[in-house]
RNA sequence: GGAGUCAGCCGGACAGUCGCUGCUUUGGAUUCCAGGGUAGAGGAAAGUCCGGGCUCCAUAGGGCAGGGUGCCAGGUAAUGCCUGGGCGAUGUGAGUCGACGGAAAGUGCAACAGAGAGUAGACCGCCGAUGGCCUCCAAGAGGCACAGGUAAGGGUGAAACGGUGCGGUAAGAGCGCACCACGUUGGUGGCAACAUCAACGGUACGGUAAACCCCACUCGGAGCAAGACCGAAUAGGGACCAUUUGGCGCUGCCCGCGUCUGGUCCGGGUAGGUCGCGUGAGGCCAGUGGCGACACUGGUCCCAGAUGAAUGACUGUUCUCGACAGAACCCGGCUUACAGGCUGACUCCCACU
Repeated sequence: GGAGUCAGCCGGACAGUCGCUGCUUUGGAUUCCAGGGUAGAGGAAAGUCCGGGCUCCAUAGGGCAGGGUGCCAGGUAAUGCCUGGGCGAUGUGAGUCGACGGAAAGUGCAACAGAGAGUAGACCGCCGAUGGCCUCCAAGAGGCACAGGUAAGGGUGAAACGGUGCGGUAAGAGCGCACCACGUUGGUGGCAACAUCAACGGUACGGUAAACCCCACUCGGAGCAAGACCGAAUAGGGACCAUUUGGCGCUGCCCGCGUCUGGUCCGGGUAGGUCGCGUGAGGCCAGUGGCGACACUGGUCCCAGAUGAAUGACUGUUCUCGACAGAACCCGGCUUACAGGCUGACUCCCACU
């Protein structure tokens, strides 16, 4: 100097004129008007993918079914989230990712090709000791490769019944040996997942569970259009069915519990207002503890509440010349989008000293 990785921050500003919403205050005023003060969209408000708070069922328990998660240890209100560690994959690296329990409980699946796809198998091959056939000078030598032996070489396939090497053999083969891999038993370190060492064993019926399944842990349901109150209006209408051996309530079923009316059809009225609605698992600062996520203690601040939906328009200056994009009950996460600018730590490459 260049290229990266991880984390954090900003993402228009200033001035003037008018305009909007909440709260508060002053003066008038039936509704409403005018003035003052003060506050007023995000890092993702997005996706609606998770976890909760809250409200109701409702007095609220158990089982089965069904669903969710899936290495270990911590954090948290909780999670499928976060932190640290292990193992695996990937990158030169800083780092990034993981649908990461079990195949000896059982069932299933792997087209085609191939001899053969799980205790399989001989297509091309290799061998010629033994049996067989043929030739020669019968001993014996040579040839054939039928019976036989072989699965090391080649081929097919995503995958071929451990891998590499040496010995051995007619040729071969864990057939034997060494190392690796695998299994069993034990030692050491670690809370653990795991790592490592030693001994014994020639040891293979492999793969696949984001296939069914088994195992461990975990799970009421519905949702702010939840729900509560006030006011107004209509027809406190009509018909039918069941009714304590019954009905109704709770995702489905059963038990239990509670309750006494419940269900179906036709017809009529209203759709207005207030609350819920923001003081919170809250923000910021400091200290202490911890590798860290985070926890504790102290101080300080109040930081939007609309309801056809509030912050907009114009002018001037400046600048990084403005990206993705607007709360609707709230909070904690994850994922996705983002012009441009700033900061810190770390990695790699090049040049010079």